Order: sequence, then C1' cells, then structure tokens
RNA sequence: CUCUUAUAGAGAGUGGCAGAGGGACUGGCCCUGUGAAGCCCGGCAACCUGUACCAAGGUACAAGGUGCUAAUUCCAUCAGCAAUAGCUGAAAGAUAAGAG
Repeated sequence: CUCUUAUAGAGAGUGGCAGAGGGACUGGCCCUGUGAAGCCCGGCAACCUGUACCAAGGUACAAGGUGCUAAUUCCAUCAGCAAUAGCUGAAAGAUAAGAG
C1' cells in the first nucleotide's frame, strides 16, 4: 500500500510545556490568543490480549498492544422510499483484527 471482517447517537481535563493553526480531501459550517497543532501527564473505551467461570455460545474482572479524549464520522455525495421534515442502504474516510 491492497484485500477481508467488525464498529461508530455513548464515554473521556478549569492540568503542564508550547505559541498559530485545526476539524482527512473538496464545498459548507464551525473551533481557536478566554490559547490551534504538537509533546507530557491525566482520563475514556474494551478491538486484540490476560485471568476466572462456562458443554458451547458467552459472562465477569484486569488493562499488556492499539485507539480515542468539540460538534452523529460536524454536515454533504450516490441509490431507494417519502408531499416535506426525514428514513434505509451504498460510497469515501477512520479504528481494530487478520491476510497478501
């Protein structure tokens, strides 16, 4: 990098350093010197993992490997349904686990 499978309406800081950007891309709409990115600490969650129980499916606990910690994946695009609001699915992107 590509493929497969799974997941997304929940959750998480009045902290320290730093000093201008950030929310994937494009368009919108937002966040940001009342302090962005990044780093540290803290926290959340439980995909992999560990332990115990269980015939199996699974359940409970832990937190080693990841991940996450504004807004539904912030919204859209395409298809179907619907008078509209909107609903469902797909695409795209993200994360995990596995394969090449």

This is a predicted structure of a 100-nucleotide RNA (SAM riboswitch aptamer (S box leader)) from Vallitalea pronyensis. The RNAcentral record of the sequence draws on Rfam. The prediction has a mean pLDDT of 84. NCBI's taxonomy places the organism under Bacteria, Clostridia, Lachnospirales, Vallitaleaceae, Vallitalea.